[in-house]
RNA sequence: GGGCGAUUAGCUCAGGGGGAGAGCGCUUCCUUCACACGGAAGAAGUCGUGGGUUCAAAUCCCUCAUCGCCCA
Repeated sequence: GGGCGAUUAGCUCAGGGGGAGAGCGCUUCCUUCACACGGAAGAAGUCGUGGGUUCAAAUCCCUCAUCGCCCA
């Protein structure tokens, strides 16, 4: 330098045009003498950046950034 993949909640990941979600974690409450387990409720997201297409973009296109793999 070229090619491919990934980037979504604190972590691991789903979601592939029209509701942003799960598990674990965190907070509060119940339960217990207390802790753990269990149960209920809740908070936490500019969906990596910027632009484009579209009535509408996490999703499609382009650029950039970071990480990983391969080639040179």